The prediction has a mean pLDDT of 87. Small-subunit ribosomal RNA, 5' domain from a bacterium, 484 nucleotides, folded computationally.
Context: one part of a larger RNA
RNA sequence: GGAUGAACGCUGGCGGUACGUCUGACGCAUGCAAGUCGAACGGGAUCCAGAGCUUCGGUUCUGGUGAGAGUGGCGAACGGCUGAGUAACACGUAGGCACCUACCCCCCGGACUGGGAUAACCCCGCGAAAGCGGGGCUAAUACCGGAUAAUACCUUCGGGUUGAAACGCUCCGGUGCCGGAGGAGGGGCCUGCGGCCUAUUAGCUUGUUGGUGGGGUAACGGCCUACCAAGGCUAUGAUGGGUAGGUGGUCUGAGAGGACGAUCACCCAGACUGGGACUGAGACACGGCCCAGACUCCUACGGGAGGCAGCAGCUCAGAAUCUUGCGCAAUGGGCGAAAGCCUGACGCAGCGAUACCGCGUGCGGGAAGAAGGCCUUCGGGUUGUAAACCGCUGUCAGGGGGGAAGAAUAAUGACGGUACCCCUAAAGGAAGCCUCGGCUAACUACGUGCCAGCAGCCGCGGUAAAACGUAGGAGGCAAGCGUU
Numbered sequence: 001g002g003a004u005g006a007a008c009g010c011u012g013g014c015g016g017u018a019c020g021u022c023u024g025a026c027g028c029a030u031g032c033a034a035g036u037c038g039a040a041c042g043g044g045a046u047c048c049a050g051a052g053c054u055u056c057g058g059u060u061c062u063g064g065u066g067a068g069a070g071u072g073g074c075g076a077a078c079g080g081c082u083g084a085g086u087a088a089c090a091c092g093u094a095g096g097c098a099c100c101u102a103c104c105c106c107c108c109g110g111a112c113u114g115g116g117a118u119a120a121c122c123c124c125g126c127g128a129a130a131g132c133g134g135g136g137c138u139a140a141u142a143c144c145g146g147a148u149a150a151u152a153c154c155u156u157c158g159g160g161u162u163g164a165a166a167c168g169c170u171c172c173g174g175u176g177c178c179g180g181a182g183g184a185g186g187g188g189c190c191u192g193c194g195g196c197c198u199a200u201u202a203g204c205u206u207g208u209u210g211g212u213g214g215g216g217u218a219a220c221g222g223c224c225u226a227c228c229a230a231g232g233c234u235a236u237g238a239u240g241g242g243u244a245g246g247u248g249g250u251c252u253g254a255g256a257g258g259a260c261g262a263u264c265a266c267c268c269a270g271a272c273u274g275g276g277a278c279u280g281a282g283a284c285a286c287g288g289c290c291c292a293g294a295c296u297c298c299u300a301c302g303g304g305a306g307g308c309a310g311c312a313g314c315u316c317a318g319a320a321u322c323u324u325g326c327g328c329a330a331u332g333g334g335c336g337a338a339a340g341c342c343u344g345a346c347g348c349a350g351c352g353a354u355a356c357c358g359c360g361u362g363c364g365g366g367a368a369g370a371a372g373g374c375c376u377u378c379g380g381g382u383u384g385u386a387a388a389c390c391g392c393u394g395u396c397a398g399g400g401g402g403g404a405a406g407a408a409u410a411a412u413g414a415c416g417g418u419a420c421c422c423c424u425a426a427a428g429g430a431a432g433c434c435u436c437g438g439c440u441a442a443c444u445a446c447g448u449g450c451c452a453g454c455a456g457c458c459g460c461g462g463u464a465a466a467a468c469g470u471a472g473g474a475g476g477c478a479a480g481c482g483u484u
Base pairs, nucleotide, nucleotide: 006484007483008482009481010480013359014358015357016356017355018354019352020351021317027314028313030312031311032310035074036073037072040071041070047064048063049062050061051060052059053058081270082269083268091194092193093192094191095190096189097188099187100186101185104183105182107180108179109178110177112146113145114144115143121136122135123134124133125132126131152161153160154159168175169174196242197241198240203233204232205231208230209229210228211227212226213225214224215223245267246266247265248264249260250259251258252257272293273292274291275290276289295306296305297304298303323349325348326347327346331345332343333342334341335340362392363391364390365389372383373382374381375380396429398424399423400422401421402420406415432477433476434475435474436473437458438457439456443472444471445470446469447468453460454459
């Protein structure tokens, strides 16, 4: 000198674009962040209309509407957050195969015949609650048989075994269901190579290394197990210890290189701590379940409830980091045939000079030069065209008027009466900070007297200090300037 997710001190006019708990992966009040489908199903509160009865309170029937809950399907494994752990096939790169893949696309074939339940609902009961139990009724694209047969497996090649479906829904246009083959995209696994420190860590290893049989998995494999053999790794650094998410990249540098890994993108890992499986195409599952633990809360003391490293917000911690905002209008996602619903993803707005960029705080004229300040050799010098004064202009901010694009339009704009445009008034509202001994650009006076203080290094200060403090002046940068 450059840089920063910065902080601190003094100061602070406007706009745009970005960014904003780097600290205890400490603890969290409250609200919201994942639902949707009535074109799968049974049932149906409420309300409306008509009719009947009526003791005028209502009640029954028919038609319509269709809330909340339930069965069922799909989604909830994405999106969002964080960086604890991890030195590892975690990541990067180049290859490989013994594998899986819901929704989507293409192709082939099929969808026959039966059955029994169960929630909701009704009745009864237990419990403070969370919730739970018993009896009865019922539907399906829920569940289970049989048939058919492709696949798969076995085979003595004759065959055997296994083995599916929802003629559902429909607004009649479609849309779903089952089996098989392929694709796309996604994933699993294996391998070569690459990227930290430490030898004041030198030996490490018994499922360890390999084989056989068996099990297990979607799949290879010591993944697991029994038996057999005694191997395997290591100075080209094993093992141990420390540190750390990796990469694209970022910063710097002429480069080589060095340091770093905020935001954005890809991958990995985690979801109070530890363990486990269930469901499912996919999880060993942030806003699912079970167990244990710590913590917090409720309790009728018997027992229960919870998990912000989602968005806001709070307490503590810290030098330090924001609103309990608006909207689904756009982009994207889930469900749905659709209308649509949901979406703290996202789009915006708010706060912060945190960074970068842009703009303004006026422009021209104006004295051998006012006043005041400071210095003085008392002549003057300087502040200084600076001010006053005269003329002009109108950026930003202010007032008034108009007013978008973004919307793919039949409709639909949070932002937003915003950006932008026009008119208007008026120099009016808008400059500070650091430094001035040398390095290093900028000097005098007074005060102080090794004191008070300064200081990046050298060093200043003990009575004329350009080095301390103040003033005048000067230098530098500028909505910033210095410090760390």
It matches the Rfam family "Bacterial small subunit ribosomal RNA".